[in-house]
Formats: sequence, structure tokens, C1' cells
RNA sequence: UUCCGAAAAUGGCAAACCGGUCGCGAGGCCGGGACGCAAAGCCACGGAUCUCUAUGAGAUGGCCGGGCUGCCGAA
Repeated sequence: UUCCGAAAAUGGCAAACCGGUCGCGAGGCCGGGACGCAAAGCCACGGAUCUCUAUGAGAUGGCCGGGCUGCCGAA
């Protein structure tokens, strides 16, 4: 350095739900809250699902795959 992921350590993120707010909507943001997560960090590239003002536009990265980056160092 790469692979790997522990009965280790520092920590990190935050499902459902509730309140507020934006949006036609899926859903997003803020606060509370924790189901879980070794990338539950970032990117809509491919698939899948969902929404609509529908021959197009949008949403979901915590649906799957892929790309990039990152903490620690047991077996």
C1' cells in the first nucleotide's frame, strides 16, 4: 500500500414516528428521536421502484450494481 472487518479504540451517521417548513406530488430541509449502518460519506452512470404539470420532467444513494474519497488496525 492492497485485501479484509474485531468481543479493540476515537468517534460518526440517523429509520419509523412527532412538530415546523417547502413542493401538485413522490419527497426534501430544520428540530426531537433511534430501527439500524464499516462508508447509512459524495456522485442519478446502469437497473429497479415511486410521483407528476406526463411521449417528457422529477424523487429514492438507508433498493441493487458501479465510480471517487475517508477513520482504526485485531485475525
A computed fold for a 75-nucleotide RNA from Novipirellula herctigrandis, annotated as c-di-GMP-I riboswitch aptamer.
The sequence was found by an Rfam model in a public genome assembly.
The source organism's lineage runs through Bacteria, Planctomycetota, Planctomycetia, Pirellulaceae and Novipirellula.